[in-house]
RNA sequence: ACUUAAUAAAGGCAAACUUAUCUAAAGGUAAGGACGCAAAGCCAUGAGUCUAAAGGAUAUUUUCCCAUGAUUGUCAGGUUGCUAGG
Numbered sequence: 001a002c003u004u005a006a007u008a009a010a011g012g013c014a015a016a017c018u019u020a021u022c023u024a025a026a027g028g029u030a031a032g033g034a035c036g037c038a039a040a041g042c043c044a045u046g047a048g049u050c051u052a053a054a055g056g057a058u059a060u061u062u063u064c065c066c067a068u069g070a071u072u073g074u075c076a077g078g079u080u081g082c083u084a085g086g
Stems, first nucleotide, its partner, number of pairs: 002086004012037002017032006035073001041079003045076003048071003055065003
């Protein structure tokens, strides 16, 4: 420098759920809590998915479209790094 990931070791993260709080919502944040995770560290760049406030269409307050809002614990890509082996 390249490559592999059985153990979860040393050390680390934290799903569901609960409480508080922010948001139009999706969702975020904090605390509790552990389903899991070898990048479940970081970046919304591409695809996917969620929401639909504003805007537009419909036309009578009804339905639909739409991301500029989210999601990296959906996948890909970029980037940094721990342990052990080759």